[in-house]
Context: one part of a larger RNA
């Protein structure tokens, strides 16, 4: 002297940007945060309304038909749902940093290219109606579809086997050529249309366009896994290790490996610190410092690790899964005592704990993410706003003029001296704040809808692309931001004043009562303790306290 996610005392006007549970990874009331697709399917209501019929208790009951509506809700089936959000408990490790390697790998969705898209089955949920349970649920019978689900077929430059050859390279790498044999595949939906077949109005088993589907090629982007070196403290921790080091054979990974397992060998590690302990997520950076270092990992942004604990695997491209499944515990809750539900370290909130940390708000307008052909729907990501002086920057709390100097305090050596041009006065001036009037940029896309131009086709239609034109969409917000109006009005405190260190004097007290970072101050003239006056320092801040360096 610089710094903080600070925190407490005294004070306290406006504003822009930013930041807010450092402690209990502590327990959770409530609401929300992951869902969408009807252009994959099948089914498919009610309220209310209108138009009837029938029955009486004359305004109601039952009952057809329409619209409501193929809508609502529920189910099948796809994608998603492993991302984004949140902690930092654990981890001293290939965990993270850097720099390599995979000739040992895998990759849904997109982008590229090749090729293909054929024939056919038998379920099942919804839904009917039965039954069991308080409930959460659930048993069995019937029925029905699909790009759900099985089978047969064809197929390769895909994969494996053998054979024979070859060129670059080197752990199972990229290949090129022959022959042979084996294995593996699929779904369909919208839209138009009549050339060509069939009924012969238009239509579909046809034709075209789009989209999806199956199966190689390559790419982009992600991941998996191995090395190299660096990554806290304790030696008052010196010896550790039996799957343990290595090998062969069998498993199993997408993949290499003792990954796992037999069986065989005695191996592997360690004073260049093995084992054990403690302590900690890790980096980019963030404070400090002239550096070099030293501390630090609050937000932001990248990597791991968790998701009530502990352990499982399941679906899937991807997970051993925060808002999924099973198993055990521990709390909590419902319960007809038989048995069930639950997990905020996601936004908001509650209580605990604490010096000490915000609102159960608004929107999806923007940006990004998910489904969807679109419209659109989701979206406490995220955009906004509220609350805190916590922070950092800005701004104001008035300007000029005014006395050899007002009243008052204060001090006096009683002469005066100081506050002090300071007020008052007088002339302006309008930031900030109060009214009052206009009012934004963030909007540009999506789509529709005119028009043009290419592409495809038989086609001037339909499609798809490009392009100009119109419309339509704002949470914040009547905000910012301008005009304008009145008027010095609304707006200044806290610390210190012995030295160190700017800044002295008067009472009161009397080793008392008090101060103090350190020296050290106070016991009857305290510049050190309280107050007063004047003073110096910072200023919407000033101190204290804690921590860095």
């Nucleotide at each position: 002297g610089a710094a903080u996610g600070a925190a407490c005392g005294c004070u306290g006007g406006c504003g822009g940007c930013g930041u807010g549970c450092u402690u209990a990874a502590c327990a959770c009331a409530u609401g929300c945060a992951a869902g969408u697709c009807g252009a994959a399917c099948g089914a498919g209501a009610a309220c209310u309304c209108c138009c009837g019929a029938a029955g009486c208790u004359u305004g109601c009951u039952u009952u057809g038909g329409g619209a409501a509506a193929g809508u609502a809700a529920a189910g099948u089936g796809g994608c998603g749902a492993a991302c984004g959000g949140g902690u930092g408990a654990g981890u001293a490790a290939c965990g993270c940093g850097u720099g390599g390697g995979u000739a040992a790998u895998c990759u849904a969705u997109c982008c590229u290219u090749g090729a293909a898209u054929u024939c056919g089955g038998g379920a099942u949920a919804a839904c009917u109606g039965a039954c069991c349970g308080a409930a959460a649920g659930g048993u069995g019978a019937g029925c029905u579809a699909a790009u759900a689900c099985c089978g047969g077929g064809u197929a390769a430059c895909a994969u494996c086997g053998c054979a024979u050859u070859u060129g670059c390279c080197u752990u199972g790498g990229c290949g090129g050529a022959u022959g042979c044999g084996a294995u593996c595949a699929a779904a369909g939906g919208c839209a138009g249309c009549c050339u060509c077949u069939a009924c012969a109005u238009g239509u579909a088993a046809g034709c075209u366009g789009u989209u999806g589907u199956u199966c190689g090629g390559g790419g982009a982007g992600g991941a998996g896994c191995c090395c190299g070196c660096g990554u806290a403290c304790c030696a008052u921790u010196a010896g550790c290790u039996u799957g343990u080091u290595g090998g062969u054979g069998g498993g199993g990974u997408a993949a290499g490996a003792g990954c796992u397992u037999a069986c065989c060998a005695a191996g592997g590690c360690g004073a260049c610190g093995a084992u054990g302990g403690u302590u900690a997520g890790c980096u980019g950076g963030u404070c400090u410092g002239a550096g070099a270092g030293g501390a630090u990992g609050a937000u932001c942004a990248g990597c791991c690790a968790c998701a009530c604990u502990g352990g499982a695997a399941c679906u899937g491209a991807c997970a051993c899964a925060c808002g999924g499944u099973c198993c055990a515990g521990a709390c909590u809750c419902c319960u007809a005592c038989g048995g069930g539900a639950g997990g905020c370290a996601g936004c908001a909130g509650u209580g605990a704990g604490g010096a000490a940390u915000u609102u159960u708000g608004c929107g999806c307008a923007a940006u990004g993410g998910g489904g969807g052909a679109a419209a659109c729907c989701c979206u406490g990501a995220c955009g906004c706003a509220g609350c805190a002086a916590c922070g950092c920057c800005g701004c104001g709390u008035g300007a000029g003029u005014g006395a050899a100097g007002a009243a008052g305090g204060c001090c006096u050596u009683c002469g005066g001296g100081u506050c002090g041009u300071a007020a008052a006065g007088c002339u302006c001036u309008g930031u900030c704040g109060a009214g009052u009037g206009g009012g934004a940029a963030g909007a540009a896309c999506c789509u529709g809808u005119g028009g043009c131009a290419u592409g495809u086709u038989a086609a001037u239609g339909a499609c798809a692309u490009g392009u100009c034109g119109c419309a339509c969409u704002g949470a914040c917000g009547g905000u910012a931001c301008c005009a304008u109006u009145a008027g010095a009005g609304g707006a200044a405190g806290c610390a210190c004043c012995g030295g160190c260190u700017a800044a002295c004097u008067c009472c009161g007290u009397g080793c008392c009562a008090g101060c103090a970072g350190c020296c050290g101050c106070g016991g009857u003239a305290a510049u050190a303790c309280g107050g007063a006056g004047g003073g110096u320092g910072c200023g919407a801040g000033c101190g204290u306290u804690a921590u860095u360096c």
Predicted 3D model of a 549-nucleotide part of an RNA (small-subunit ribosomal RNA, 5' domain) from an uncultured organism. The full RNA is in RNAcentral, with records from ENA and SILVA. Its mean pLDDT, the model's own confidence on a scale to 100, is 84. It matches the Rfam family "Bacterial small subunit ribosomal RNA".